[in-house]
């Protein structure tokens, strides 16, 4: 270097609750706390999943409205892919 991850060392990131903010929502910032992770680091314009459903379409409804589709919106702490990094036992 590569692979690989330990009852090592140094560091690192934060879930869920709660609180404000924001967003139509899933969700996201931001504090506080750790569930937990060796990439829980980054990339959703890799690729599949999934969660929302504003537009927008259809159908019903005098109407208010109700339903049902569907990302362009989210999730990298759902899987794989890529791609950068710390140490160094077996």
């Nucleotide at each position: 270097a590569u692979c690989c991850g330990a009852a090592a060392a140094u560091a690192g990131c934060a879930a869920a609750a709660c609180c404000g903010g924001u967003g139509a929502a899933a969700g996201c910032c931001g504090g506080c706390u750790a569930c937990g992770c060796a990439a829980a680091g980054c990339c959703a314009u890799u690729g599949g999943g999934u969660c929302u459903a504003a537009c927008a379409u259809c159908a019903c409804g005098c109407a208010a409205g109700u339903g049902a589709u569907u990302a362009u919106g989210a999730u990298u702490g759902c899987c794989a892919g890529g791609u950068u990094g710390c140490c160094g036992a077996a």